Small-subunit ribosomal RNA, central domain from an uncultured bacterium, 351 nucleotides, folded computationally. The coordinates come from a structure-prediction model, not an experiment, and the mean pLDDT is 86. Rfam family: Bacterial small subunit ribosomal RNA. Its family is annotated with structural constituent of ribosome and ribosome in the Gene Ontology.

Context: one part of a larger RNA
RNA sequence: CUGGGCGUAAAGAGUCUUAAGGCGGCUGAGCAAGUCUUUCGUGAAAUCCCUGGGCUCAACCUAGGGAUGGCGAAAGAUACUACUCAGCUAGAGGACGGUAGAGGCCAACGGAACAGCCCGGUGUAGGGGUGAAAUCCGUUGAUAUCGGCUGGAACACCGAAAGCGAAGGCAGUUGGCUGGGCCGAUCCUGACGCUGAUUGACGAAAGCGUGGGGAUAGAACGGGAUUAGAUACCCCGGUAUUCCACGCCCUAAACGAUGGAUGCUAGCUGGUGGAAGUGUCGACCCUUUCACUGGCGAAGCUUACGCGUUAAGCAUCCCGCCUGGGGAGUACGGCCGCAAGGCUAAAACUC
Numbered sequence: 001c002u003g004g005g006c007g008u009a010a011a012g013a014g015u016c017u018u019a020a021g022g023c024g025g026c027u028g029a030g031c032a033a034g035u036c037u038u039u040c041g042u043g044a045a046a047u048c049c050c051u052g053g054g055c056u057c058a059a060c061c062u063a064g065g066g067a068u069g070g071c072g073a074a075a076g077a078u079a080c081u082a083c084u085c086a087g088c089u090a091g092a093g094g095a096c097g098g099u100a101g102a103g104g105c106c107a108a109c110g111g112a113a114c115a116g117c118c119c120g121g122u123g124u125a126g127g128g129g130u131g132a133a134a135u136c137c138g139u140u141g142a143u144a145u146c147g148g149c150u151g152g153a154a155c156a157c158c159g160a161a162a163g164c165g166a167a168g169g170c171a172g173u174u175g176g177c178u179g180g181g182c183c184g185a186u187c188c189u190g191a192c193g194c195u196g197a198u199u200g201a202c203g204a205a206a207g208c209g210u211g212g213g214g215a216u217a218g219a220a221c222g223g224g225a226u227u228a229g230a231u232a233c234c235c236c237g238g239u240a241u242u243c244c245a246c247g248c249c250c251u252a253a254a255c256g257a258u259g260g261a262u263g264c265u266a267g268c269u270g271g272u273g274g275a276a277g278u279g280u281c282g283a284c285c286c287u288u289u290c291a292c293u294g295g296c297g298a299a300g301c302u303u304a305c306g307c308g309u310u311a312a313g314c315a316u317c318c319c320g321c322c323u324g325g326g327g328a329g330u331a332c333g334g335c336c337g338c339a340a341g342g343c344u345a346a347a348a349c350u351c
Base pairs, nucleotide, nucleotide: 003323004322005321006320007305008304012319014202015201016200021195022194023193025088026087027086028085029084030083033081034080035077036076037075038074039073040072041071042070048066049065050064051063052062053061054060091192092189093188094187095186096184097183098182099181103178104177105176106175107174108173109172110155114151115150116149118148119147120146121145122144126137127136163170164169207248208247209246210245211244212243217241221237222236223235224234259318260317261316262315263314264313267296268295269294270293271292272291273290274289275288276287277286300307301306324351325350326349333344334343335342336341
């Protein structure tokens, strides 16, 4: 010496599941495969190392000794690993009793706002829009105002630094179906666990196919302004889209820019859900504890910023990924897709 890394420099797969594989709790017994010890054999010579010798030295030559990744055999050791058997309960799971929640799917219903060559009443000349205007709407009666009808989409307040979910994400109300979590005290199973190349499923928005729907907003597009021009910003319109059903697409600053699991390492102060205890008429009044979620901080870590029991600290296991910038997440090929394109993924050349 036997790489170093991945919050922001290149680098954590968008998320979960799982087959192979890798790794794996406590106790006893057996075995002796891995492992260790001893001995023997083999490991050709040359080469290499050490000591000496020969060419005047050296290179070179030469003698002796050593070394030689390893491999084979025998005898022994049994802590650890593997294997076999037996057992355990601290990991994991189950039963029981509670409990919070925008977790998911389906159906029905509600009010505000908005819109309408819609219907009716009042009413008359403007309205709208802007920095200012104009396009635009209006005497076939607009704008304003009152009542009604119809329609689609989204759910003010509550609402929060809150909650739930693996992630994407999830918010009016009620009902039905359904997934997961957390807490409590006993009982049960007895390592059944962790990770996970491949696989499978899910996956915002936009986009695509078929059918419906179409209020609002609004790519494209038309017009009015602005301007030297204005393929924009502003204004008047407006198709796709935005919504629903079914089927595709599979991407993202899919972010905590931080993979998962387990154990260990000061505290202080909030929030959410539960439990126990003391006191109390009672209460989130106090104390303790479990799970989750914020802020600040010891030690430690970090180039710094910062992280800091929700680690980016100290360790172990498994997976993914990086290896100068550009060329390039491109070409080619393959697989997938209706297409758009996605996944996989170079090189020449150049600095």